[in-house]
RNA sequence: GGGGGUAUAGCUCAAUGGGAGAGCACUUGCUUUGUGUGUAAGAGGCCCUGGGUUCAGCCCCCAGCAUCUCCA
Numbered sequence: 001g002g003g004g005g006u007a008u009a010g011c012u013c014a015a016u017g018g019g020a021g022a023g024c025a026c027u028u029g030c031u032u033u034g035u036g037u038g039u040a041a042g043a044g045g046c047c048c049u050g051g052g053u054u055c056a057g058c059c060c061c062c063a064g065c066a067u068c069u070c071c072a
Base pairs, nucleotide, nucleotide: 001071002070003069004068005067006066010024011023012022013021018055026042027041028040029039030038048064049063050062051061052060
């Protein structure tokens, strides 16, 4: 310098155009002498940024930033 991938909750990751979710972690109640375990409920997200297409975009297209990888 060129090619490709990734970006969503505190962490690891789903979600093939119309309702944003799971596990772990966190908070609260119950259980327990207490911690832990178990159990129930809850909080936590402008879906990397900007633009475009569409009635409608986490999802499709373009550019940028960051990061991983391959080639030189």